This is a predicted structure of a 100-nucleotide RNA (SAM riboswitch aptamer (S box leader)) from a marine sediment metagenome. Model confidence (mean pLDDT): 84 of 100. RNAcentral holds the sequence, with entries from MGnify.

RNA sequence: UCAUCAAGAAGGGUGGAGGGUGCAGGCCCGCCGAAACCCUAGCAACCUCCCCUCGGGGAAGGUGCUAAUUCCUGCCUCGCACACCCGCGAGGGAAGAUGA
Repeated sequence: UCAUCAAGAAGGGUGGAGGGUGCAGGCCCGCCGAAACCCUAGCAACCUCCCCUCGGGGAAGGUGCUAAUUCCUGCCUCGCACACCCGCGAGGGAAGAUGA
């Protein structure tokens, strides 16, 4: 810089209090064991590769991933509501994550 992010996918061992990937506010998950590490399995199809050759298919290798929409929101716009604040809905961003 480009692409994707509403889908999909488990167990076992070690471990012993946290975690949900900047910060903040929420809300969730966690001793019916969190994080981390190891093993096996699976999901997906970004890169390499194989088959086919507009296309499409495969899944051997390199990553990645396997609670909740990137768990939701925080900035902007529009609509609804409203005395004000607040709130709800839709959309666009920012930030973040993964691959090349």